Predicted 3D model of a 71-nucleotide RNA (transfer RNA) from an uncultured Mycoplasmatota bacterium. Its mean pLDDT, the model's own confidence on a scale to 100, is 86.
[in-house]
RNA sequence: AGAGGGUUAGUUUAAUGGUAGAAUACCGGUCUCCAAAACCGAAGAUCUGGGUUCGAUUCCCUGACUCUCUG
Numbered sequence: 001a002g003a004g005g006g007u008u009a010g011u012u013u014a015a016u017g018g019u020a021g022a023a024u025a026c027c028g029g030u031c032u033c034c035a036a037a038a039c040c041g042a043a044g045a046u047c048u049g050g051g052u053u054c055g056a057u058u059c060c061c062u063g064a065c066u067c068u069c070u071g
Base pairs, nucleotide, nucleotide: 001070002069003068004067005066006065007064010024011023012022013021018054027041028040029039030038047063049061050060051059
C1' cells in the first nucleotide's frame, strides 16, 4: 500500500428490515444462627457521522478502533 472479518449491558454473546433477548457480574428480596448455594425481582447496551426506507442492530457511504491475509 492492497484485500477481508469484527465492534450490541461491566463481561461473554443472540437477533435474515417491524417493541433489542439471554447468560454472568453488580443491586434488592426469600431461605439460613451467619455465609455460600438455590429461588424471585429490578436496573443496565446496538462504535461515530450521513444516506435509503413508513420503519435500520440489519442495506449503502464515510470515519475510528481492533484482528487476519497479501506484498
It matches the Rfam family "tRNA". It is annotated as a transfer RNA. Rfam describes the family as follows. Transfer RNA (tRNA) molecules are approximately 80 nucleotides in length.